[in-house]
RNA sequence: CCCGCGCGACACGGGAGACGCUGCCGAAAGGCAGGGCCGAAGGAGCAACCGCCCCGGUAAACUCUCAGGCACAACGGACCGGUCGCGUUGA
Numbered sequence: 001c002c003c004g005c006g007c008g009a010c011a012c013g014g015g016a017g018a019c020g021c022u023g024c025c026g027a028a029a030g031g032c033a034g035g036g037c038c039g040a041a042g043g044a045g046c047a048a049c050c051g052c053c054c055c056g057g058u059a060a061a062c063u064c065u066c067a068g069g070c071a072c073a074a075c076g077g078a079c080c081g082g083u084c085g086c087g088u089u090g091a
Stems, first nucleotide, its partner, number of pairs: 004088007012081003019035001021034005036070003042066001043064003049057003
């Protein structure tokens, strides 16, 4: 120095799922309520294993749906890729 890895950022690229359900109001867009549904913002929970072993630590894309979401579109969107910045050479 390069590759790789870690962390962060980005008006970058990709990015799913689920009621055009029922009732009421409304010219409509929509709003309210009822029931149904989705899981990939966030949140919560658990195994093996480990420990100081009556107890505790600890994971997810698993589970739960609090939150969020459910025509199209938009926004959002875990995660993957890309770019940039900082750091890093262990076995």